[in-house]
This is a predicted structure of a 164-nucleotide RNA (Lysine riboswitch aptamer) from a chicken gut metagenome. The sequence is in RNAcentral, with records from MGnify. The model forms 98% of the base pairs in the Rfam consensus. Its mean pLDDT, the model's own confidence on a scale to 100, is 78.

RNA sequence: GGUAGAGGUGCAUAUGUCAUCAGUAUCUUGUUGGAGAUUAAGGCGGUCUUAGAAGGCAAGAGAAAGGGGCAAUUGCCGAAAUUUCAUAGAUUGCCAAAGCUAUGGAGUUGGGGGUGCGGUUAAGAGCCGUAUCACUGUCAUCAAGAGGACGAUGGAGUGCUGCC
Repeated sequence: GGUAGAGGUGCAUAUGUCAUCAGUAUCUUGUUGGAGAUUAAGGCGGUCUUAGAAGGCAAGAGAAAGGGGCAAUUGCCGAAAUUUCAUAGAUUGCCAAAGCUAUGGAGUUGGGGGUGCGGUUAAGAGCCGUAUCACUGUCAUCAAGAGGACGAUGGAGUGCUGCC
């Protein structure tokens, strides 16, 4: 350098289904109200509106996306996640902050879990960040030691192991 592997509540994921989202958004009718409303901050333009806007109340009808559980397909072991920068795309009538998706560069995280704090979210779920706690795998050092098992401390996946 190449190749093949290991960690286990292991990582990501097509699809199906269930609950939640939610009696919410939205629509219709009635009533009230009295000048604004219209994407996603803002601006421009257009449209609607005193023949009654926004909002409130009542009645009727009534979702979806994202996230989650279960089953499970596929790809895997920097699997993957996340931060930042650059580019591109879609979303709105146009410009455009922000957000979303994809690709690339640089950085962080060995893995799953409990708990606290913060963020996100409809959410006591989940996800993200951070701190801490033990568990687990791996290597190094020390100790023990016929051998083996076992113990302590520490490091990080750009690692570890087998073969060429």